[in-house]
RNA sequence: GCGGGUGUAGCUCAGUUUGCAGAGCUCCGGCCUUCCAAGCCGGCGGCGCCGGUUCGAACCCGGUCACCCGCU
Numbered sequence: 001g002c003g004g005g006u007g008u009a010g011c012u013c014a015g016u017u018u019g020c021a022g023a024g025c026u027c028c029g030g031c032c033u034u035c036c037a038a039g040c041c042g043g044c045g046g047c048g049c050c051g052g053u054u055c056g057a058a059c060c061c062g063g064u065c066a067c068c069c070g071c072u
Stems, first nucleotide, its partner, number of pairs: 001071007010025004019055001027043005048064005
């Protein structure tokens, strides 16, 4: 330098026929308990970045950044 893959919540990951962004764990609050843990209920919080297409983009297109793999 070229090609491919991955980037979504604090962590591990789902999610495309563009049509309300989710789960588990963590964290916070409450219930329960003599207390703790467990259990139950609730809450906080996110689409790597920029632009384009579209009524509407996590999803399609272009660029770019980071990491991984391969080639040279």